[in-house]
Parts: sequence; structure tokens; C1' cells
RNA sequence: GGAGGUGUGGCUGAGUGGUCGAAAGCGCCGGACUCGAAAUCCGGUAUACCCGAAAGGGUAUCAGAGGUUCGAAUCCUCUCGCCUCCG
Repeated sequence: GGAGGUGUGGCUGAGUGGUCGAAAGCGCCGGACUCGAAAUCCGGUAUACCCGAAAGGGUAUCAGAGGUUCGAAUCCUCUCGCCUCCG
């Protein structure tokens, strides 16, 4: 230099145009059970900005930017990171 694959919440990882911030597991927080713990069960658990006294609500975000589309994590282009192969 060329080709292919890959990037999703704290971690793993499914989802490959439509009610999907998004399954599931792990972790973490709270609770139940227990004398106490483990195991088990139940509930909760991303980030940023905005509104609100609070409770709560809204919008955006799937590596980054742009494009296609009524609609994009998903399709196209460029860039970046990682892996593999070729030279």
C1' cells in the first nucleotide's frame, strides 16, 4: 500500500429498515427469605441536555461525521480504533 471482518449500556452480547435505549446474561443497588451469610426469588440500574420545588416528564445518542428514506443500530460514503490475510 491492497483486501476482508469488527465497533451496541459498567462488562459480555442479540438485534441487519418500522411500536428497539434496544433481548438475554453478568455486575451493581434495594427488598424478601435466614440467627447471620451463601444460594434462590422480586424490583431497580446507560449518558448528555431541557422542563419541574419534587415526583416525574421530554429530546438526542448504537465508534465519529455526512448522505439515502416517511422512517436507520441496520443501507451508502468518508474518517478513526481493533483483528486477520496479501504485497